[in-house]
Context: one part of a larger RNA
RNA sequence: CGUUUGUGAGGGAACUCGGCAAAUUAGCCCCGUAACUUCGGGAUAAGGGGUGCCAGCCACGAGAGUGACUGGUCGCAGUGACAAGGGCGCUCCGACUGUUUAACCAAAACAUAGGUCUCCGCAAGCCCGAAAGGGUGUGUAUGGAGGCUCAAUCCUGCCCAGUGGUGGUAUCUGAAGCCCGGGUUCAACCGGAUGAAGGACCACUAAACGGCGGGGGUAACUAUGACCCUCUUAAGGUAGCGUAAUACCUUGCCGCUUAAUUGGCGGCUUGCAUCAAUGGUCCAACGAGGGCGCUACUGUCCCCACAAACAAGCCG
Numbered sequence: 001c002g003u004u005u006g007u008g009a010g011g012g013a014a015c016u017c018g019g020c021a022a023a024u025u026a027g028c029c030c031c032g033u034a035a036c037u038u039c040g041g042g043a044u045a046a047g048g049g050g051u052g053c054c055a056g057c058c059a060c061g062a063g064a065g066u067g068a069c070u071g072g073u074c075g076c077a078g079u080g081a082c083a084a085g086g087g088c089g090c091u092c093c094g095a096c097u098g099u100u101u102a103a104c105c106a107a108a109a110c111a112u113a114g115g116u117c118u119c120c121g122c123a124a125g126c127c128c129g130a131a132a133g134g135g136u137g138u139g140u141a142u143g144g145a146g147g148c149u150c151a152a153u154c155c156u157g158c159c160c161a162g163u164g165g166u167g168g169u170a171u172c173u174g175a176a177g178c179c180c181g182g183g184u185u186c187a188a189c190c191g192g193a194u195g196a197a198g199g200a201c202c203a204c205u206a207a208a209c210g211g212c213g214g215g216g217g218u219a220a221c222u223a224u225g226a227c228c229c230u231c232u233u234a235a236g237g238u239a240g241c242g243u244a245a246u247a248c249c250u251u252g253c254c255g256c257u258u259a260a261u262u263g264g265c266g267g268c269u270u271g272c273a274u275c276a277a278u279g280g281u282c283c284a285a286c287g288a289g290g291g292c293g294c295u296a297c298u299g300u301c302c303c304c305a306c307a308a309a310c311a312a313g314c315c316g
Base pairs, nucleotide, nucleotide: 002310003309004308005307006306007305008304010302011301014300019297027051028050029049030048031047036041038151052073053072054071055070056069058067059066060065074078086295087294088293089292090291091290092289093287094286098110099109114149115148116147117146118145119144120143125136126135127134128133154280155279157212158211159210162209163208164205165204166203167202168201171200172199173198177194179192180191181190182189213231214230215229216228217227240274241271252268253267254266255265256264257263
């Protein structure tokens, strides 16, 4: 110089990507407790006061004991050590408890109740197996299997042209084979007729895979454009939300927060490239999740100092 621990004047996050680490808080009793809310919660919210020992008295109790009150008394300090929540506000994501990368990721990922679609009437459907056979199941549609979504609340718009699925089908297409004809001394071979599935064709189907435009003009200031014209599509993005975990331009513009803010929050919103179970929006509670602020507190810092143990070092 180190490692681990302790203490610290004044300041109090100025440190730093970030209060990381540390400090604060802490048990029990009494008082008191907001927004919001799915009325359960939020809540130990927040914020205050008390706490040892001794004596007396009272209440309850069979007692052990428990609780209350009054007075006295000691200390800097009475949950005297150990043990033992810092708090509050705004916001994003995920409803929640749960699960996960054994040994770099615990999460906004997975799961989940709930929703919805499809298949299946049981010698079923789905799965394993070459088969025999087996699982679901000694179950039977309030069941089983598969897919998507992910509590509740409010909702879930338009498009079936493409791809897929389901159903239908007069007609067309449609292999081998049987049949008929030709051909071959037999065959091969050639032609015709027949005609399954499938396809063509006709419908339905988006909580199936998916998709959801452009140009021009227009109101008596300007601006804007309810309105009109036009090209075009299967249909031209509805309700919502929106500079967003999505916005290139972008540190958008306005407001609040700061002395100062590429941050945060609230608005606006022409959305490069938001959008409705690839769910949309909202959201109490919950979270070792992400971002921001306030307060308390502190050696994180200004700016370092001292102490203890150990290691190292020096001397022997």
RNAcentral holds the full RNA, with entries from ENA. A computed fold for a 316-nucleotide part of an RNA from a Thermoleophilia bacterium, annotated as large-subunit ribosomal RNA, domain IV. Taxonomically the source falls in Thermoleophilia (Bacteria, Bacillati, Actinomycetota). Model confidence (mean pLDDT): 87 of 100.